[in-house]
RNA sequence: UAAGUCUGCAAGAUGAUCGCUGUGGGUUUACCCCCAUGGAGGAAAGUCCGAACACCAGAGAGCAGGAUGCUCCAUAACGUGGAGUCACGGUGACGUGGGGAAAGUGCAACAGAAAGCAAACCGCCGCUUUGCGGUAAGGGUGAAACGGUGCGGUAAGAGCGCACCAGUUCCCUGGGUGACCAGGGAAGCUAUGUAAACCCCAUCCGGUGCAAGACCAAAUAGGGAAGCGAUUGAGGGCUGCUCGUCCGAUGCUUUCGGGUAGGUCGCUGGAGGUAUCUGGCAACAGAUAUCCAAGAUGAAUGAUCAUCACUUUAUUUUGCGAUAAAGUACAGAAUUCGGCUUAUUGCAGACUUAUGCC
Numbered sequence: 001u002a003a004g005u006c007u008g009c010a011a012g013a014u015g016a017u018c019g020c021u022g023u024g025g026g027u028u029u030a031c032c033c034c035c036a037u038g039g040a041g042g043a044a045a046g047u048c049c050g051a052a053c054a055c056c057a058g059a060g061a062g063c064a065g066g067a068u069g070c071u072c073c074a075u076a077a078c079g080u081g082g083a084g085u086c087a088c089g090g091u092g093a094c095g096u097g098g099g100g101a102a103a104g105u106g107c108a109a110c111a112g113a114a115a116g117c118a119a120a121c122c123g124c125c126g127c128u129u130u131g132c133g134g135u136a137a138g139g140g141u142g143a144a145a146c147g148g149u150g151c152g153g154u155a156a157g158a159g160c161g162c163a164c165c166a167g168u169u170c171c172c173u174g175g176g177u178g179a180c181c182a183g184g185g186a187a188g189c190u191a192u193g194u195a196a197a198c199c200c201c202a203u204c205c206g207g208u209g210c211a212a213g214a215c216c217a218a219a220u221a222g223g224g225a226a227g228c229g230a231u232u233g234a235g236g237g238c239u240g241c242u243c244g245u246c247c248g249a250u251g252c253u254u255u256c257g258g259g260u261a262g263g264u265c266g267c268u269g270g271a272g273g274u275a276u277c278u279g280g281c282a283a284c285a286g287a288u289a290u291c292c293a294a295g296a297u298g299a300a301u302g303a304u305c306a307u308c309a310c311u312u313u314a315u316u317u318u319g320c321g322a323u324a325a326a327g328u329a330c331a332g333a334a335u336u337c338g339g340c341u342u343a344u345u346g347c348a349g350a351c352u353u354a355u356g357c358c
Stems, first nucleotide, its partner, number of pairs: 001354010012308007020039007041330001045341002048339005053209004060243004065205005070084005085098005099200002104198002106194003121139002123135005147165006166190002168187008213265004223256006235247004272291008309328008
């Protein structure tokens, strides 16, 4: 200098004028008005996960269904995060992934004799020879032919036997909390791939959701019809089913018709933020101090001007710099919080590789 990998920060600032709005105060019968002090995000997006909270009286068991899937740790919890380990990819920094194929079923085009227990096309050998028997070493097809090389053996061959190697299973020693790692040994045991295919195994999961829910006020027609039933239980709740259990009689279900759709709360003080210290590789936890950062409801949080900041381009200067012009992304709270994913502008840092120079 070029190319890459990973991580972090910011998302303009100040002043003036006008405007909207929350809270507190003043004035007023009230409104208006005045003062003070706040007012859109790192993703507010997606609604993909998890929870807090609320209700289903309590919310039990089983089946179905769903989710996760190496080990340890963190967390309120999670399908999230941290550290590690193994496999694959990459020269590398790094990235992606993780139960089981020897329980069973399914699938793997074409070619080939045959692709999960199968197979004999050519070939080799033997015989009673236009056929029968043995064989899978050689050839062919294929991504892959059911371990490889060599020696022995055989009618010809084959792990048939042996030596070495690869794989699989099991045992032992050492290290590690563990997943695993290193080493030694035994058995001729030789078993393709695929489970975000069905399936099996382990662990976990009650439902609905702020349009949850609570309260107040008002209005209408405590209306009409049909059916069932009255404790020997109609009907209803607990997800989908079953069991179980509970509510239940001026009752319940279905249907027709009518009225209201207004207001208050929930609504922002929290698994909260910031700083320092301690523990820990880290995620994170604890202690101390300190702060209170939008609460709208057809939906406020804005507009204009000036200066400065940053970026780009042009001109100019020996250089520092100066001048002018243009630009500043993605985007908008609606109960809240912890994550993940996606969109986007700019800056900074660490590391890797290549080349050159000192």

Model confidence (mean pLDDT): 77 of 100. This is a predicted structure of a 358-nucleotide RNA (Bacterial RNase P class A) from a Desulfobacteraceae bacterium. Rfam family: Bacterial RNase P class A. Rfam's curators write: Ribonuclease P (RNase P) is a ubiquitous endoribonuclease, found in archaea, bacteria and eukarya as well as chloroplasts and mitochondria. By type it is a ribozyme. Lineage of the source: Bacteria > Thermodesulfobacteriota > Desulfobacteria > Desulfobacterales > Desulfobacteraceae.